Glycine riboswitch aptamer from a Hyphomicrobiales bacterium, 90 nucleotides, folded computationally.
RNA sequence: CGAACUUUCGCGGAAGAGUGCGGCCGCAAGGCCGCCGCCGAAGGCGCAACCGCCCCGGAAACGCUCAGGCCGAUGGACCGCGGAAGGAUG
Numbered sequence: 001c002g003a004a005c006u007u008u009c010g011c012g013g014a015a016g017a018g019u020g021c022g023g024c025c026g027c028a029a030g031g032c033c034g035c036c037g038c039c040g041a042a043g044g045c046g047c048a049a050c051c052g053c054c055c056c057g058g059a060a061a062c063g064c065u066c067a068g069g070c071c072g073a074u075g076g077a078c079c080g081c082g083g084a085a086g087g088a089u090g
Base pairs, nucleotide, nucleotide: 005086006085007084008083009082010081011080012079013078018036020035021034022033023032024031025030037070038069039068043066044064045063046062050058051057052056
């Protein structure tokens, strides 16, 4: 001097699908319940290319929609930048 990468924090970007119908509460905004239709990029589950220390295990942006969501807000996989810890007394 000390990287890639992993975890975490902050900032920014970030899609999809009904502001559907009915009932109740409410001045209203809106909230709750039921029904139908839809979305996939929180999470979860499944198959699997592939990978490994190969007994077994890890595995997706693929699939399923339990959950979540379908005006807006919130959230949001992932991407970018920055900080911290590890990596590494290598």